The RNA shown here (c-di-GMP-I riboswitch aptamer) has 96 nucleotides and comes from a Gemmatimonadota bacterium. It matches the Rfam family "c-di-GMP-I riboswitch aptamer". From the family's description: GEMM was predicted in a large-scale screen for bacterial structured RNA regulatory elements.

RNA sequence: CUCCGACAACGGCAAACCCGUCGAAAGGCGGGGACGCAAAGCUACGAGGCUACCGCGCGGUCCCACCGGACGCGCCACGCCAGUCGAGCCGCCGAA
Numbered sequence: 001c002u003c004c005g006a007c008a009a010c011g012g013c014a015a016a017c018c019c020g021u022c023g024a025a026a027g028g029c030g031g032g033g034a035c036g037c038a039a040a041g042c043u044a045c046g047a048g049g050c051u052a053c054c055g056c057g058c059g060g061u062c063c064c065a066c067c068g069g070a071c072g073c074g075c076c077a078c079g080c081c082a083g084u085c086g087a088g089c090c091g092c093c094g095a096a
Stems, first nucleotide, its partner, number of pairs: 004094002012037002017032006035083001041089003045086003048081003055075004060071004
C1' cells in the first nucleotide's frame, strides 16, 4: 500500500413510529426515536422500485344551447428512492 473487517479505539449515521413543515403524490427537510450500518459518505450513470401535478387517451355518469367542464379509469418522469443492486468519486481506524 492492497485485500480484508475485530464483542478493538476515537467518533459517525439513523429504519419503523410520533410531531412540525414543504410537496398533487412519491418523497424531502427539522425535532424526537434506534431497526440496523465499515462507507447507511457523495453522484440518479446502468438495472430496478415508487409516485402521476401537468399532458395524452378512453368511455360511463353529471353539468352544459354549442364550445367545453366535473368525476372516474388507463398511459406517461420531466418528480423521487444512494437504507435495492451495480458503477464512478472521496474517506476514519488497524486485531486476525
The model forms 100% of the base pairs in the Rfam consensus.
It was read from a public genome assembly, where an Rfam model found it.
Model confidence (mean pLDDT): 86 of 100.
NCBI's taxonomy places the organism under Bacteria, Pseudomonadati, Gemmatimonadota.